A computed fold for a 92-nucleotide RNA from an uncultured Gammaproteobacteria bacterium, annotated as TPP riboswitch aptamer (THI element). It was read from a public genome assembly, where an Rfam model found it. Rfam family: TPP riboswitch aptamer (THI element). About the family: Vitamin B(1) in its active form thiamin pyrophosphate (TPP) is an essential coenzyme that is synthesised by coupling of pyrimidine and thiazole moieties in bacteria.
[in-house]
RNA sequence: AGGUCCAGCUGGGGGUGCCCGUUGCGGGCUGAGAAAUACCCUUGGAACCUGAUCCGGUUGAUCCCGGCGUAGGGAAGCUAGCGCACUCACCG
Numbered sequence: 001a002g003g004u005c006c007a008g009c010u011g012g013g014g015g016u017g018c019c020c021g022u023u024g025c026g027g028g029c030u031g032a033g034a035a036a037u038a039c040c041c042u043u044g045g046a047a048c049c050u051g052a053u054c055c056g057g058u059u060g061a062u063c064c065c066g067g068c069g070u071a072g073g074g075a076a077g078c079u080a081g082c083g084c085a086c087u088c089a090c091c092g
Stems, first nucleotide, its partner, number of pairs: 001087002003084002006081001007079004011042004017029005048073003054067004
């Protein structure tokens, strides 16, 4: 000097289901998040979508749990610094 990790900034991506009621709305279940400017994810990508009106289990019901899934897709740039398994140059 480079690289990389963490962190930050800006931009971008995503989901919002099930049940009950008096259905404007309120309540219950799971979850990070069930329209909240909140939560999560951002290529080292399971955030999320397709497959799927899927399969097995569970429940009052539901992507509630698992399989599917080494499947196919899926949204990026920058930066002071700290640390470092690393690479290169120079000096001793």
The coordinates come from a structure-prediction model, not an experiment, and the mean pLDDT is 75.